[in-house]
Context: one part of a larger RNA
RNA sequence: GGAUUAACGCUGGCGGCAUGCCUAAUACAUGCAAGUCAAACGGGACUAUAGCUUGCUAUAGUCUAGUGGCGAACGGGUGAGUAACACGUGGGCAACCUGUCCUAAAGACGAGGAUAACAGUUGGAAACGACUGCUAAUACUGGAUAGUACAUUUAGUCGCAUGACUUUAUGUUUAAAGAUGCGUUUGCAUCACUUUAGGAGGGGCCCGCGGCGCAUUAGCUAGUUGGUGAGGUAACGGCUCACCAAGGCGACGAUGCGUAGCUGCGCUGAGAGGCGAAACAGCCACAUUGGGACUGAGACACGGCCCAAACUCCUACGGGAGGCAGCAGUAGGGAAUUUUCGGCAAUGGGGGAAACCCUGACCGAGCAAUGCCGCGUGAAUGAUGAAGGUCUUCGGAUUGUAAAGUUCUGUUGUUAAGGAAGAAUUGUAUGAUUAGGAAAUGAGUCAUAUUUGACGGUACUUAACUAGAAAGCCCCGGCUAACUAUGUGCCAGCAGCCGCGGUAAUACAUAGGGGGCAAGCGUUAUCC
Numbered sequence: 001g002g003a004u005u006a007a008c009g010c011u012g013g014c015g016g017c018a019u020g021c022c023u024a025a026u027a028c029a030u031g032c033a034a035g036u037c038a039a040a041c042g043g044g045a046c047u048a049u050a051g052c053u054u055g056c057u058a059u060a061g062u063c064u065a066g067u068g069g070c071g072a073a074c075g076g077g078u079g080a081g082u083a084a085c086a087c088g089u090g091g092g093c094a095a096c097c098u099g100u101c102c103u104a105a106a107g108a109c110g111a112g113g114a115u116a117a118c119a120g121u122u123g124g125a126a127a128c129g130a131c132u133g134c135u136a137a138u139a140c141u142g143g144a145u146a147g148u149a150c151a152u153u154u155a156g157u158c159g160c161a162u163g164a165c166u167u168u169a170u171g172u173u174u175a176a177a178g179a180u181g182c183g184u185u186u187g188c189a190u191c192a193c194u195u196u197a198g199g200a201g202g203g204g205c206c207c208g209c210g211g212c213g214c215a216u217u218a219g220c221u222a223g224u225u226g227g228u229g230a231g232g233u234a235a236c237g238g239c240u241c242a243c244c245a246a247g248g249c250g251a252c253g254a255u256g257c258g259u260a261g262c263u264g265c266g267c268u269g270a271g272a273g274g275c276g277a278a279a280c281a282g283c284c285a286c287a288u289u290g291g292g293a294c295u296g297a298g299a300c301a302c303g304g305c306c307c308a309a310a311c312u313c314c315u316a317c318g319g320g321a322g323g324c325a326g327c328a329g330u331a332g333g334g335a336a337u338u339u340u341c342g343g344c345a346a347u348g349g350g351g352g353a354a355a356c357c358c359u360g361a362c363c364g365a366g367c368a369a370u371g372c373c374g375c376g377u378g379a380a381u382g383a384u385g386a387a388g389g390u391c392u393u394c395g396g397a398u399u400g401u402a403a404a405g406u407u408c409u410g411u412u413g414u415u416a417a418g419g420a421a422g423a424a425u426u427g428u429a430u431g432a433u434u435a436g437g438a439a440a441u442g443a444g445u446c447a448u449a450u451u452u453g454a455c456g457g458u459a460c461u462u463a464a465c466u467a468g469a470a471a472g473c474c475c476c477g478g479c480u481a482a483c484u485a486u487g488u489g490c491c492a493g494c495a496g497c498c499g500c501g502g503u504a505a506u507a508c509a510u511a512g513g514g515g516g517c518a519a520g521c522g523u524u525a526u527c528c
Base pairs, nucleotide, nucleotide: 001528002527003526004525006524007523008522009521010520013375014374015373016372017371018370019368020367021333026331027330028329030328031327032326035070036069037068040067041066043064044063045062046061047060048059049058050057051056052055077286078285079284087210088209089208090207091206092205093204096203097202098201101199102198103197104196105195106194107193109143111141112140118133119132120131121130122129123128149172150171151170152169155166156165157164158163178191179190180189181188182187212258213257214256219249220248221247224246225245226244227243228242229241230240231239261283262282263281264280265276266275267274268273288309289308290307291306292305311322312321313320314319339365341364342363343362347361348359349358350357351356378408379407380406381405388399389398390397391396412469413465414464415463416462417461418460427450428449429448430447431446432445433444434443472517473516474515475514476513477498478497479496483512484511485510486509487508493500494499
């Protein structure tokens, strides 16, 4: 000199864009943060219409607890742990998995038994149950058919080894018969469903290399190292187990201890390098602490389950409930870090055929000079060089064109008006058209109309008004730009280093003047 997620002191006009618990991975009141589908299913409630036996049936619509499907494994947070194939980079899997999506092929036959909801009885303070009875499905369970897969088997081709691919034959395993729309005469269309092959995207495993401090840590290791066999896994493997052998690592630093999420990047530097890991992005790990599995394509699962522990709360003392390192917010800690805000309008995500619903992701607003950038606090003219202040050799010098005065401007600001700007496309309705179809519905494309804005009466524009409302901070001995006076008298004090101060202090304090930066300026801390 530069930089900072900064803090402190003094000061403070505006706007844009960013950023905002670095400490206690401490404890959390309250609200919200993951739902959706009635076009899967049987009920229930309400409304309307019709029939009427006047409280029942049918149709249509709305809402919905439950069964069922998909999602909840994403998104969001944090960095405790981890020195590790965790990360980065480059490879391998002939040792693997993959819901939804895309492409291609084939199919969807025929049966059955339950159960929640509901009704009744009943236990409990509650949380939550128990028994009996009824019922449905795209819930569940068999059977048939097909291919694949697995085991045995025939032949061929190929590879870097284990082997891979194609092919012949024999045994075990599918489906929702669904929903909606349109035609009704078999059906057609869309969305779902089943199987297989391929793809895309995602994941799993293995390996080479790379990135830290201590040797005042020198030896470490028994599932340890390897083999055979078995189990397990989507898959290789001591991953696990039985048996056998005695190996394996280490001065090229094993083991131990300490510290630490890694990276793209960021800061600095001419570079080499050094330092950092805030924001944004990729990966990893974690979700009060420890352990475990279930469901599922995917978790050993932040807002799921079980067990143990600590803590908090309720209790009728028998027993229960909870987990903000989600968004706000509270207490505490600390030098220190914001609103218990608005909206799903946009982007994205989940569900749904869609309308739509949900979304503290996100978009916005609020607070903070925390940072960067921009603008303003007026401009021109104005000598009697006014007054006042300071210094003075008492002549004057300086403050100083500075002020006043005169002439302007109106950026900001204030008031008023306009502005439903852009952000907007999608969706819906109607029409046209393309391919297919017996036709209708449906699918794709295009055109027209219409609807949708939290921000926000915001940005912006126009008019009017007045120089009116807007400058401070640090420094002035040398380094280092900028000097005099007074006070003090080794006192009070200053100080980054050298050092000032003991009666003429340019170094303390005040004043005048000056220098620097400027809505900031200094100090402190850290890095280069």

Predicted 3D model of a 528-nucleotide part of an RNA (small-subunit ribosomal RNA, 5' domain) from an Acutalibacteraceae bacterium. The coordinates come from a structure-prediction model, not an experiment, and the mean pLDDT is 80. Taxonomically the source falls in Acutalibacteraceae (Bacteria, Bacillati, Bacillota, Eubacteriales). The full RNA is in RNAcentral, with records from SILVA.